Notes
Model confidence (mean pLDDT): 88 of 100. This is a predicted structure of an 85-nucleotide RNA (c-di-GMP-I riboswitch aptamer) from Lentibacillus persicus. The model forms 95% of the base pairs in the Rfam consensus. The source organism's lineage runs through Bacteria, Bacillota, Bacilli, Bacillaceae and Lentibacillus. The sequence is in RNAcentral, with records from ENA.

RNA sequence: CUUAGAAAAAAGCAUACCUGUUGAAAAGCAGGGACGCAAAGCCACGGGUCUAAAACACUAGUGUUAUGAUGGCCGGACUGCCUGG
Numbered sequence: 001c002u003u004a005g006a007a008a009a010a011a012g013c014a015u016a017c018c019u020g021u022u023g024a025a026a027a028g029c030a031g032g033g034a035c036g037c038a039a040a041g042c043c044a045c046g047g048g049u050c051u052a053a054a055a056c057a058c059u060a061g062u063g064u065u066a067u068g069a070u071g072g073c074c075g076g077a078c079u080g081c082c083u084g085g
Stems, first nucleotide, its partner, number of pairs: 002085004012037002017032006035072001041078001043076001045075003048070003055064004
């Protein structure tokens, strides 16, 4: 430098749920809490998915739509611990 793996060792992150808070919502943030994760570190570039305030259309209610969100949906980019080759 590259590759494979999580058996060991040292670390790490934190699902659901609860409390508070931001937001129209999806969801985010903080605290608690662990289902799990070899990148569950980080980045919205591509795809998928979620939401629909505003806008538009039809009519009083519905539908469409991302400029919003999701990295613990997938791909990709960047960075990284340990062991073996």